[in-house]
Order: sequence, then C1' cells, then structure tokens
RNA sequence: CACGCUCUAACGGGGUGCCCUGCGUUUGCAGGGCUGAGAGGCUUGAUGCCAACCCGCGGAACCUGAUCCGGCUAAAACCGGCGGAGGGAUUAGACGGCUCAUUACC
Repeated sequence: CACGCUCUAACGGGGUGCCCUGCGUUUGCAGGGCUGAGAGGCUUGAUGCCAACCCGCGGAACCUGAUCCGGCUAAAACCGGCGGAGGGAUUAGACGGCUCAUUACC
C1' cells in the first nucleotide's frame, strides 16, 4: 500500500411466489402440492416491523423488459431464451502478500 481466490464485524441491498380443493364473498382463512438458499411470523384502512436466507462492483442477490418468446406440466410455478440488454447495495479490522525507512550483525 489504490494489493487479495480468505475470515470476522458493523452497515447496506433484495425477494418472500405459483397451483389445486374446501369454506367465505369485504379483506381473506384452512388443508394439500411444486420449485428454491429462502415462499416464515406479527401488524394495518393503506402499511410497517422482525427472523432466517442470499447478495454488496470479479455485482444473474434482486429489479425492469414481462399480461414477453420457446419447452415442460392437470395447471401454473419451474427450465431455457431475452442477457457481450438496462439498472442495482461498502466500510473497517485480522491474516497473507509487496515495497520503503531505521537499527543491529556479517
């Protein structure tokens, strides 16, 4: 030191869906199923908060495009395209590495 495939801490960013059945018909509730790291809890007229999980520029965490296109499926979710598209949230310490100065010894 404007270095790093590492670790830790605090801070910050993000999503919390889809389908089926029954009840309800105002908001919704209960059960079952699917994928995933994550589909949780509380609360409201609107919403907001917390937990877990993931991600923080080597940025596909996540959003827009999108009521998109193709595949799969009972159906959607999901998978792929889109995507050499556009956006998108950091500091410190430890450890390691490199360099310089001083001192001691040869």
This is a predicted structure of a 106-nucleotide RNA (TPP riboswitch aptamer (THI element)) from Rhizobium sp. NFR07.